[in-house]
RNA sequence: GCCCCCAUCGUCUAGCGGCCUAGGAUACCGCCCUUUCAAGGCGGCGACGCGGAUUCGAAUUCCGCUGGGGGUA
Numbered sequence: 001g002c003c004c005c006c007a008u009c010g011u012c013u014a015g016c017g018g019c020c021u022a023g024g025a026u027a028c029c030g031c032c033c034u035u036u037c038a039a040g041g042c043g044g045c046g047a048c049g050c051g052g053a054u055u056c057g058a059a060u061u062c063c064g065c066u067g068g069g070g071g072u073a
Base pairs, nucleotide, nucleotide: 001072002071003070004069005068006067007066010026011025012024013023018056028044029043030042031041032040049065050064051063052062053061
């Protein structure tokens, strides 16, 4: 250089073009419980890598870029 795969809350992940204001677990914060801590219960916080295209409608399809992984002389 060329080919293939991947990119979603801090982390791990779910998500048929419309039911999504994107769900769950964990972490973090608050409250309850407890003499205190842990455990447990309840609540809160927090994400679709970037740009464009297609479409009435895109996390989802297409193109490019960026980053990561693998293959190849």